About this RNA: A computed fold for a 329-nucleotide part of an RNA from a mouse gut metagenome, annotated as large-subunit ribosomal RNA, domain IV.
Context: one part of a larger RNA
């Protein structure tokens, strides 16, 4: 010097990002015990007393009662919860990135849409074959959301889906109007022309499906949910008018928020002093109702903030211990 540990005076978080890390509680019995609550909980809430050893009494063990004893100190050591106040998120127990992430992420019961009538739908394989299921709609399979509790508004114009069948439009395949080649023979001085049967080619009409067009339905389906301009007897704002556009024009609730950029927004609380933190306000840059809204007991190695206690985190350092390093020998 470094690692461990110990001890430290007055202070007691001033340290820091942040009480990280230490201290601090602690065991058993007893008394007591707040909000709030879903009546289970919160609780081991908070706070508070006692405890050694001897000698009566009680048959043991174990309990009760009394009385005396010693120390600084009786749960004498070891082992062994800090506690409380508010709020964000996730209801909880659970699971997760083996080897920087344990959470607010998945995952839940719960809820709801879809799809499936069984040789089920769906999935796996080329097939046979299997899973599903030795099930049968109180069933399996998919998506979304996520306990409870209050609720979950409006838009089907666009994309998806379903269902619909009058018409448009549409493929091969049917059909084959015409027509091209070839060529027997015909005509002709020739050059050429003409040309049946058959063969081999193109091909119009006309006739067809699902599918798009088109009609309807459907948002716990993908999703969307205006904007200008006036108006009250002080001002100011507008309950109210005007007027453009939409498929429709954000409804309850929430609201500087895990969402607010201006913003340390403003007012009040707590500080002597608060860019965090609580409780309002509402100008929501750019909340919102199952990618679920706002609540909400318990629950968390969750996150924020704030009080007690409590200490060497600190003021600011000290000293010791034990290993190591380094110096002399």
């Nucleotide at each position: 010097g470094u690692a461990u540990u110990g001890u430290u005076a007055a202070g007691g978080a001033a340290c820091u990002c942040g009480g990280c890390a230490a201290a601090a509680u602690g065991a058993c019995u007893c008394c007591g015990u707040a909000a709030c609550u879903u009546c289970g909980g919160g609780a081991g809430a908070a706070g508070g007393a006692g405890u050694g050893c001897c000698c009566c009494c009680u048959u043991c063990c174990g309990g009760g009662g009394g009385g005396g004893c010693c120390g600084c100190a009786g749960a004498g050591a070891a082992c062994u919860g800090g506690u409380c106040c508010a709020a964000g998120c996730a209801a909880c127990u659970g699971u997760u990135u083996a080897g920087c992430a344990a959470a607010a992420a998945c995952a839940c019961a719960g809820g709801u849409u879809u799809a499936u009538g069984c040789a089920a739908a769906a999935c796996c394989g080329c097939a046979a074959g299997g899973u599903g299921a030795a099930g049968u709609a109180u069933a399996u399979g998919a998506g979304c959301u996520g306990a409870c509790g209050c609720c979950u508004g409006c838009c089907c114009g666009g994309u998806g889906c379903u269902g619909g069948a009058a018409g448009g439009u549409u493929a091969a395949g049917g059909g084959g109007a015409g027509u091209g080649c070839u060529c027997a023979g015909g005509a002709g001085a020739a050059a050429u022309c003409c040309g049946a049967a058959g063969g081999u080619g193109c091909a119009a009409a006309c006739u067809u499906a699902a599918g798009c067009c088109c009609c309807a339905g459907u948002a716990a389906a993908c999703g969307g949910c205006g904007g200008c301009c006036g108006u009250a007897a002080c001002u100011a704002u507008a309950a109210c008018g005007g007027u453009c556009c939409u498929a429709a024009g954000g409804u309850a609730g929430c609201g500087a928020a895990a969402u607010u950029c201006c913003u340390u927004g403003u007012c009040g609380g707590g500080u002597a002093a608060g860019u965090u933190c609580c409780g309002a306000c509402c100008c929501g840059c750019a909340c919102g109702a199952a990618a679920g809204g706002c609540g909400u007991a318990a629950u968390g190695a969750u996150u924020u903030g704030g009080a007690c206690g409590c200490u060497g985190u600190c003021u600011c350092g000290a000293c010791a211990a034990u290993a190591c390093a380094u110096c002399c020998g």